[in-house]
């Protein structure tokens, strides 16, 4: 060099000129004109999780349901993040992992095989007897076949009629017990032991958390009506507990939420401390869409940029990547033309 | 906005995780017919995409596309 990791950041740029939305400030005819100041993203998205908020009881006890699943730690909480243990991967740097229980129970385990977890036993192998080149009865289960998986410890050696963990050696597995280290998952040594098929994104079991609804929630206000009780309401059920007001309309298809709620918030920069990091604390600073059918936009000019064409000088083209608030933040996921820093790897090959 | 449902041959629709996903209808060819319909025979055609689990996935998980309900799912 050249292949790669891995974590960021950016997401066209400037002028002009016409135009929208909120705010403020003047000016009036009170809803318009003017002047100014702000106006879309890293995913605003998908609606997958978690909160906050807000209504039911400041959501109580239980049940079902659902969701998770090594250990520790962060957070408002998470199924989310960080470190780390265990498994796979890769030469590395580095990535990936739904990673409790199948030595409680229950079901599967298609086809092909004797045989699919209950026990047998095709072709071998060995013993014995007969009507002896078969055939019957018995021991085996190493060796062949079938199958994703074969009864359940590899290999060596004894043993045996023939053989098998029978039996001895060794190495692995697996749970127990000790002892070190480490908060812990767990790893390392011993010691005494066991042979347990596979599936829990199959009921299931064991532990944790888990009421419902979702800003079209709810509130305020104007208007009709209904009544004083529950065999109703309180968004899966049972128990308990509870209010005194309920209920419907002020949207209805060329239409249409008037007014709070609504944008100051677990906010954002910046600088230091603390941890390895996720995070958190301390000071300074700073206000940065709020629309309601839905405002953030166009055209021009230059410049970047991509493609095509040309030797080249230039020249055309390109509504220039994914996409675009809608009640707010934490994450995940998924899309994405390109540009760009940092830190690190390296089997080969080159300098 | 929020909330929900679906997704197999062209059409409508089956399918306990287990054979080469089965039927109708259409469509093609062939027989019957004097022709053409009806009717026989045959054939063509599908699991939305992309990952897991599992010996095996239409089916069970995960994530995403695509269409869909919608005032008789919420005012």
């Nucleotide at each position: 060099u050249u292949a790669g990791a891995u974590u960021g950041c950016u997401a066209g740029c400037u002028a002009a000129u016409c135009g929208c939305u909120u705010g403020u400030a003047c000016a009036u005819u009170u809803a318009u004109g003017u002047g100014c100041c702000a106006g879309a993203g890293g995913a605003a998205a998908g609606u997958c999780c978690g909160g906050g908020c807000a209504g039911c009881a400041u959501a109580g006890g239980g049940a079902a349901u659902g969701a998770c699943a090594g250990c520790c730690g962060c957070u408002a909480a998470c199924g989310g993040c960080g470190g780390c243990c265990g498994g796979g991967g890769g030469u590395g740097a580095c990535c990936c992992u739904a990673g409790g229980g199948a030595a409680a129970g229950u079901g599967c385990c298609a086809c092909a095989g004797a045989a699919a977890c209950g026990a047998u036993a095709c072709u071998u192998c060995c013993u014995g007897g007969u009507u002896u080149u078969a055939c019957c009865a018995g021991g085996u289960a190493a060796a062949g076949g079938u199958g994703a998986a074969a009864c359940g410890c590899g290999c060596g050696a004894g043993g045996u009629a023939a053989g098998a963990g029978c039996u001895c050696g060794u190495a692995g597995u697996c749970g127990c017990g000790c002892a070190u280290g480490g908060u812990a998952a767990c790893a390392u040594g011993c010691g005494a032991g066991a042979g347990a098929g596979g599936u829990a994104a199959a009921c299931c079991c064991u532990g944790u958390c888990u009421g419902c609804u979702g800003c079209a929630a709810g509130g305020a206000g104007u208007g009709a009506g209904c009544u004083a009780a529950a065999u109703a309401c309180g968004u899966u059920c049972c128990c308990g507990c509870g209010a005194u007001g309920c209920u419907c309309a002020c949207g209805u298809u060329u239409g249409a939420c008037c007014c709070c709620g609504c944008u100051u918030g677990a906010g954002c920069c910046u600088g230091c401390a603390a941890g390895c990091a996720a995070u958190u604390g301390c000071a300074g600073g700073c206000c940065u869409a709020g629309a309601u059918a839905g405002a953030u936009g166009a055209u021009u000019a230059g410049c970047g940029c991509u493609u095509u064409c040309g030797u080249a000088a230039g020249a055309a083209a390109g509504a220039c990547a994914c996409a675009a608030a809608a009640c707010c933040c934490g994450g995940c996921u998924u899309a994405c033309c390109g540009g760009u820093a940092a830190u690190c790897u390296a089997c080969c090959a080159g300098u | 906005g929020g909330c929900c449902u679906u997704a197999u041959c062209g059409u409508c629709u089956a399918a306990c995780g287990g054979u080469u996903a089965g039927g109708a209808c259409a469509c093609a060819a062939g027989g019957u017919u004097c022709u053409c319909a009806u009717c026989c025979u045959u054939g063509c055609a599908a699991u939305c995409c992309g990952g897991g689990u599992u010996c095996g996935a239409u089916u069970c998980c995960c994530g995403g596309u695509a269409a869909g309900g919608u005032c008789a799912c919420c005012a």

The prediction has a mean pLDDT of 77. Two RNAs folded together computationally: RNase P RNA and transfer RNA, 426 nucleotides in total. It holds a member of the Rfam family "Bacterial RNase P class A". The literature on the family includes a 2013 paper in RNA Biol by Beauregard et al., "Identification and characterization of small RNAs in Yersinia pestis".